[in-house]
Molecule: transfer RNA
Organism: Clostridia bacterium
RNA sequence: UCCUCGGUAGCUCAGCGGUGGAGCACUCGGCUGUUAACCGAUAGGUCGUCCGUUCGAAUCGGACCCGGGGAG
Repeated sequence: UCCUCGGUAGCUCAGCGGUGGAGCACUCGGCUGUUAACCGAUAGGUCGUCCGUUCGAAUCGGACCCGGGGAG
C1' cells in the first nucleotide's frame, strides 16, 4: 500500500429501509436465619465519525478513524 471481516447498552452479541433488542452484569424488590441460587421489576444507546441517497437510514453509497485476518 492492497484485499477481506468487524465497530450497536458496562460485557457477549442479534437486528439487513419503517420510531433500537436479548443474555449476563448493575440497581430495587420478593424468597431465605444470612449469603448464594432462583423469581419479578427499573434504568442504561447522538448504532465509530462526517457527508450523501430516501418521505424515512443501525441497515444503502462515499470518505475517514479504530481493531482482527490475509497479500505484497